[in-house]
Molecule: c-di-GMP-I-GGC riboswitch aptamer
Organism: Clostridiales bacterium
RNA sequence: UCCGGAAAAGGUAAACCCGUUGAAAGACGGGGACACAAAGUCACGGGCCUAAGGCCGCAAGGCUAUGGCCGCCGGACUGCCAAAG
Numbered sequence: 001u002c003c004g005g006a007a008a009a010g011g012u013a014a015a016c017c018c019g020u021u022g023a024a025a026g027a028c029g030g031g032g033a034c035a036c037a038a039a040g041u042c043a044c045g046g047g048c049c050u051a052a053g054g055c056c057g058c059a060a061g062g063c064u065a066u067g068g069c070c071g072c073c074g075g076a077c078u079g080c081c082a083a084a085g
Stems, first nucleotide, its partner, number of pairs: 002085001004081002011036002016031006034071001040077003044074003047069003053064004
């Protein structure tokens, strides 16, 4: 250094419930733990979700991100411990 969380010390927190917020997706706070060695940070590439506004449509509805998701994959930056191999 890689690999790995074995030990030790810690961290995060899915679903679900309550509240706040938002047009929605979602976010935030409390409870709660399915998991996670980057489940820390960044929407940079792909992907996915939503469609207020805009455009199309007689209508039903369709398209669209400037809104989101990093706990979908890749990338960038940063980081705790460190036994066995």